[in-house]
RNA sequence: GCCGCCGUAGCUCAGCCUGGGAGAGCACCCGGCUCAUAACCGGGGGGUCCCGGGUUCAAAUCCCGGCGGCGGCACCA
Numbered sequence: 001g002c003c004g005c006c007g008u009a010g011c012u013c014a015g016c017c018u019g020g021g022a023g024a025g026c027a028c029c030c031g032g033c034u035c036a037u038a039a040c041c042g043g044g045g046g047g048u049c050c051c052g053g054g055u056u057c058a059a060a061u062c063c064c065g066g067c068g069g070c071g072g073c074a075c076c077a
Base pairs, nucleotide, nucleotide: 001073002072003071004070005069006068007067010026011025012024013023020057028044029043030042031041032040050066051065052064053063054062
C1' cells in the first nucleotide's frame, strides 16, 4: 500500500441482511429476604449507536468519505 471483519450503556454483546419502539446479561443505585454477607426476588438510573456528509416523510440499519482496532496479502532496494 491492497483486501476483509469489527466500532451500539461502565464491561461483554444482540439488533444492521429486509429503514419506523434503542435493547439483554453483568456491574451500579434503592427496596425486600437474612442476625449479617453472598445468593435470590422486585424496582430504578445510565446512550454523540466511532466521526462527517448523502438518500429518505423517517437512518444504529442503505450509500460515500474519514478515524480507530483486529486479521490476511504485498513491499522490505
Model confidence (mean pLDDT): 86 of 100. A computed fold for a 77-nucleotide RNA from a Thermoproteales archaeon, annotated as transfer RNA. It matches the Rfam family "tRNA". Rfam describes the family as follows. Transfer RNA (tRNA) molecules are approximately 80 nucleotides in length. Gene Ontology term of the family: triplet codon-amino acid adaptor activity. By type it is a transfer RNA. Taxonomically the source falls in Thermoproteales (Archaea, Thermoproteati, Thermoproteota, Thermoprotei).